[in-house]
RNA sequence: GGUUAGAGUUUGAUCCUGGCUCAGGAUGAACGCUGGCGGCGUGCCUAACACAUGCAAGUCGCACGGAGGGAGCAAUCCUUCAGUGGCGCACGGGUGAGGAACACGUAGCUGACCUGCCCCGAAGAGCGGGAUAACGGGUCGAAAGACCUGCUAAUACCGCAUAAGCUCACGCUGACUGCAUAGGCGCGAGAAAAGGCGCAAGCCGUUUCGGGAGGGGGCUGCGACCCAUCAGGUAGUUGGUACGGUAACGGCGUACCAAGCCGACGACGGGUAACGGGUCUGAGAGGAUGAUCCGUCACACUGGGACUGAGACACGGCCCAGACUCCUACGGGAGGCAGCAGUGAGGAAUAUUGGUCAAUGGGCGCAAGCCUGAACCAGCGACGCCGCGUGGGUGAUGAAGGUCUUCGGAUCGUAAAACCCUUUUCUGCGUGACGAGUAAGGACGGUAGCGCAGGAAUAAGCCUCGGCUAACUACGUGCCAGCAGCCGCGGUAAAACGUAGGAGGCGAGCGUUAUCCGGAGUUACUGGGCGUAAAGCGCGUGUAGGUGGUUGGAUACGUCUGCUGUGAAAGAUCCCGGCUUAACCGGGAGGAUGCGGCGGAUACGGUUCGACUGGAGGGUGACAGAGGUGCGUAGAAUUCCGGGUGUAGUGGUGAAAUGCGUAGAGAUCCGGAGGAAUACCAGUGGCGCAAGCGGCGCUCUGGGUCGCACCUGACACUGAGACGCGAAGGCAUGGGGAGCGAACGGGAUUAGAAACCCCGGUAGUCCAUGCAGUAAACGAUGCCGACUGGGUGUGGGAUACGCAAGUAUUCUGUGCCGAAGCCAACGCGCUAAGUCGGCCGCCUGGGAAGUACGGUCGCAAGACUAAAACUCAAAGGAAUUGACGGGGGCCCGCACAAGCAGCGGAGCGUGUGGUUUAAUUCGAGGCUACACGAAGAACCUUACCUGGGUUUGAAAUGUGGGUGGUAGUGAACCGAAAGGGGAACGACGCUUCGGCGAGCCUGCACAGGUGCUGCAUGGUUGUCGUCAGCUCGUGCCGUGAGGUGUUCGGUUAAGUCCGAAAACGAGCGCAACCCUCGGGGUGCGUUAUAGGUGUCGCACACGACUGCCCGUGAGAAACGGGAGGAAGGUGGGGAUGACGUCAAAUCAGUAUGGCCCUUACGGCCAGGGCUGCACACGUACUACAAUGCCCGGCACAAAGGGAAGCCAAACCGCAAGGUGGAGCAAAUCCCAGAAAACCGGGCCCAGUUCAGAUUGAAGGCUGCAACUCGCCUUCAUGAAGCUGGAAUCGCUAGUAAUGGCGCAUCAGCUACGGCGCCGUGAAUACGUUCCCAGGCCUUGUACACACCGCCCGUCACAUCAUGAAAGCCGGUUGUACCCGAAGUCGCUGUGUUAACCUGCAAAGGAAAUAGGUGCCGAAGGUAUGGCUGGUGAUUGGGAUGAAGUCGUAACAAGGUAACC
Repeated sequence: GGUUAGAGUUUGAUCCUGGCUCAGGAUGAACGCUGGCGGCGUGCCUAACACAUGCAAGUCGCACGGAGGGAGCAAUCCUUCAGUGGCGCACGGGUGAGGAACACGUAGCUGACCUGCCCCGAAGAGCGGGAUAACGGGUCGAAAGACCUGCUAAUACCGCAUAAGCUCACGCUGACUGCAUAGGCGCGAGAAAAGGCGCAAGCCGUUUCGGGAGGGGGCUGCGACCCAUCAGGUAGUUGGUACGGUAACGGCGUACCAAGCCGACGACGGGUAACGGGUCUGAGAGGAUGAUCCGUCACACUGGGACUGAGACACGGCCCAGACUCCUACGGGAGGCAGCAGUGAGGAAUAUUGGUCAAUGGGCGCAAGCCUGAACCAGCGACGCCGCGUGGGUGAUGAAGGUCUUCGGAUCGUAAAACCCUUUUCUGCGUGACGAGUAAGGACGGUAGCGCAGGAAUAAGCCUCGGCUAACUACGUGCCAGCAGCCGCGGUAAAACGUAGGAGGCGAGCGUUAUCCGGAGUUACUGGGCGUAAAGCGCGUGUAGGUGGUUGGAUACGUCUGCUGUGAAAGAUCCCGGCUUAACCGGGAGGAUGCGGCGGAUACGGUUCGACUGGAGGGUGACAGAGGUGCGUAGAAUUCCGGGUGUAGUGGUGAAAUGCGUAGAGAUCCGGAGGAAUACCAGUGGCGCAAGCGGCGCUCUGGGUCGCACCUGACACUGAGACGCGAAGGCAUGGGGAGCGAACGGGAUUAGAAACCCCGGUAGUCCAUGCAGUAAACGAUGCCGACUGGGUGUGGGAUACGCAAGUAUUCUGUGCCGAAGCCAACGCGCUAAGUCGGCCGCCUGGGAAGUACGGUCGCAAGACUAAAACUCAAAGGAAUUGACGGGGGCCCGCACAAGCAGCGGAGCGUGUGGUUUAAUUCGAGGCUACACGAAGAACCUUACCUGGGUUUGAAAUGUGGGUGGUAGUGAACCGAAAGGGGAACGACGCUUCGGCGAGCCUGCACAGGUGCUGCAUGGUUGUCGUCAGCUCGUGCCGUGAGGUGUUCGGUUAAGUCCGAAAACGAGCGCAACCCUCGGGGUGCGUUAUAGGUGUCGCACACGACUGCCCGUGAGAAACGGGAGGAAGGUGGGGAUGACGUCAAAUCAGUAUGGCCCUUACGGCCAGGGCUGCACACGUACUACAAUGCCCGGCACAAAGGGAAGCCAAACCGCAAGGUGGAGCAAAUCCCAGAAAACCGGGCCCAGUUCAGAUUGAAGGCUGCAACUCGCCUUCAUGAAGCUGGAAUCGCUAGUAAUGGCGCAUCAGCUACGGCGCCGUGAAUACGUUCCCAGGCCUUGUACACACCGCCCGUCACAUCAUGAAAGCCGGUUGUACCCGAAGUCGCUGUGUUAACCUGCAAAGGAAAUAGGUGCCGAAGGUAUGGCUGGUGAUUGGGAUGAAGUCGUAACAAGGUAACC
């Protein structure tokens, strides 16, 4: 000085674990849409694929001869350049294939080395010689090119001389440091040179030596990838000696000798990769990366090789081999863009065949200069970064228009227009640089800049708007089309799709895709974990390693510190400065955690020397024990065998059967055989490391505890590998075999039953010897040590006190409860999961999978080690609230039981389903639809069907126009009606006398719809359920969901009340208040009565509260009993229905959003249908008869209704009914006779004097009309039915049952329905085991759409990835052998040869060389292995896929507890 952000997603909800996903930054990018300007950067990431064309390395005439051209009379000069010669071409530029290596980085070493050009210093250049290219002549070849011959020069080449210094040999000396060496001294031998220019001075060059600078070679420490499913590697390998080779050390090479060398601190092998400065990200530590710029390396078509040179094994050089391309006269040749441009190809993708050497730099040259695709510029691309602009001000009738709308308005919006202003940019014109150190000379460039003029003029898009995440409406669509980063949207009201309007974000860009870091503390060094979430090896012994008690000395390796060298530049940070700013650029500073050198410190760690006893071990005295091994032995029991007694069964189960038994079982007694296991004792008792160990005795043996404090003196802890032990089951060999008992057989169960149950039963279980090596081998808790409150049991020992019982203390085991603390919670809690230290093992989302492949082990089974593709957004842990359980406890209800009467069978009524139909309108569907909407379908109703006819409409509102014989009435005629038609009749209000209004006609808005959506709604209703529950405030507890309260002990019909209690209160429910019935009182009373009283009716208050007594209970609440009372513990009945559940019902009762129809899905009419009928179901009625039926007689109600009504008397009719008309708007009159009952008579058990269906006939009533399709009466007819299978409903008292009466709807009525009323009037409840429903508490849960839940496996189908597989095809690598190019080296050198030597010469010598030959040697070939990839008939499992098949394994006691 700087610095750390989270969110979405598992659940009904919660906390945790954990993965996935997002917001950020970045890019050599690409793609989509869009695009005004400028500056600075940047641009083949793929095919190190192939390349047309041009250019990219030349230069020097002051090294040399010559040729051409020019000038000159000439000498000569100028110019050009093929050749000889010199320097350069090893730089610069490109690329990243290879390479895991001293290639790179950093720090060192080189006394083991080299260095052209440059600089400094020292010394020198004397005398000679022979060639050769060019050139001339000739020959061959298509070409490339080659050969022969003749001439010539040099700074080309050679010999001799000289030698300070140099090199070599020898001798002496010889530091650091012992040998050796470097160095020094001496002596001997050897090796140099070139000139050019200039009038000259001189300059440039040249030779040798020493030094410098810069450059390079070699060596070393340290640093930096993945795989151990690569564990052993190595033959020049490791070292030595000698020689060779190199500038130089070295197995670098060769020969010989030795047998080493490397490796878990990862050798060897495989895969991948140029490395660094840096770059991106990050708070940092890290992670990722290695474009552009800088340093290094490597490569130059592929492989090999050398030559030249100071330097190369050489990008634009050479030779060879190979592939490819091109030329060819077919004989042969040529080529290498990973230089700059450019082309093709590949690819999502990456530029101009540009200008200039002006600057910077490089090569050559004395120089002028030449060359330079290095470089500087320009061009193309929004590829990136940075800057600017697309205008500014004023402007409300909030214009038009768009969108939305609750129709009022809102919004786009001061936005626009309009007015005023400006000119960056743009266009035109003019001027015009810096970059050039020096007079001239500028590719960029007439560019930047500057000035003037013109005119708002030339310039805005992209993405998003469900949450994360900033921004909302409309329409379209209808699980379609589509969206999607995650969660997820879309199935008719989509803020999530598409479009539009609006809004948000960014802006010449915006989105998308890809990749990296971040978020991710999600590999945790900083900075994580392992009881149950993933994770402690089954247990021990112990190697390496890691770690290590007390004390003193030494050392200075770690550690700390001072100074110092280095850590290139650029970049990054800070400061300052230059382009108008910024990007960009310049200067300076600091930093650079690293490595090296010198010095210092010594606490801690290490090392070393010594000491100690507390850790550890030993000694000694006691003690406990199912510790282990082997041998022996005992009794009980089962089974079998023999025998006795004895007779029909036994055995087994839920019930049975198989089985055994009259050939004698089972039962019982006696005797015998054999195997296995050891009842009681026996205990969250003991022992062991774990597995595990149980009668008794003996043998051998391991460990532990306590006491003493005698010995050793840190000897310790942990422990990768390694080694050993290791339940059950299994394997091998041999025994043994009583019981039990996989497999298997049989019997049951069952839809099936490969099971559970039963009868048998082999392996096995037992022993011995081997193998195997795994378990839910669990405390799901590694081992060791230290520290940290208690309480209470129990095993073993010791000490003190005590006679003892015992008490106290202590050590060591083993349990429980719990402080603090910890934990996600559960829980743990001195036996830690607390607080710390040491070491080991292990984890990193679920599935695929503990699987495949590979390896190791095993006789096998199998074990150990251990992935990936693909797939999902979760999978999990703990706890919470519910729901559920073929879990538990408590308690209720006509729930069962106990009863009574039914239903299910019959006939008929009615509703529904089904079917039929032109239509049989619609709705209701377990309980909670089905005599339900319907408390009245012949027309109407009516919504349905057929046909006819109508279009502002049957009714409503507004408005335009028209209309005076108008509105209205409306005959004839057509028609089924609706409707059409119009003769004739014929108005009203106001008036300013024009007309206006109403009406009518016509048009426009609109009406209308029982059309759809009850899953868009209101309202209402059903149901759980008249069940006793459902909640809130505050407090308290919990991280939280949530709990507490509301649980508990009693009690109640009740969350009713009492008590207790971290709760205290409160609300909605319960109860009460309301109505009604039951009692008495008071008041009033008509229509009751002759009158009075009573009865009766109405109104009002009263009355019952566990108030009183006894008992029980907790001195409670309450309960049991009793008194009194008309009534007693809510007196009976009703009304009253908590929070909520069922997307329960209803758009057809009404209301209503949206959608749909508009000469029809509206409206009118006629006829038909809703009543159709093989059937099925629900619910009623009537019966089947004698407790009955029929006939006669006779008694007693309540509650209702009545004016288009109820209808009396009387009369007619057998009756329905008719006539009649009194009374009554009703305590008055009427409906109105109550019936069962009771009394008397008949019937006599029969399909009847039961039952009444069906049918015929005759009538009555309502109504416009009874055919489809009404009711009633009378006569006749007289079906089924004799009490109803499985199953099933109602009811607990004035109830059931049974009897009749009334009313609503209504013209009438299919009412046997519904709602009420009164009469007669029972039976039974032991009880709560069971069925059903419900309440409370508790328990389990993998359920939460909540058990009608969840969920597993096979099979079938489709798709995907993957393993195996006879093989087939590649890549790479090893081994053996064959062949062997170029070339270096070696040998040879018959051939050839100017310089030197001998020689007059010839010739010889020396030396060199062609050729030959040997080693090595690339490519190639043959053979055989390893690794790896592709493919492969078939095959294995796996994953995924709205509605497939079979079962039901798991989750509840999951119906056989589950699991390993």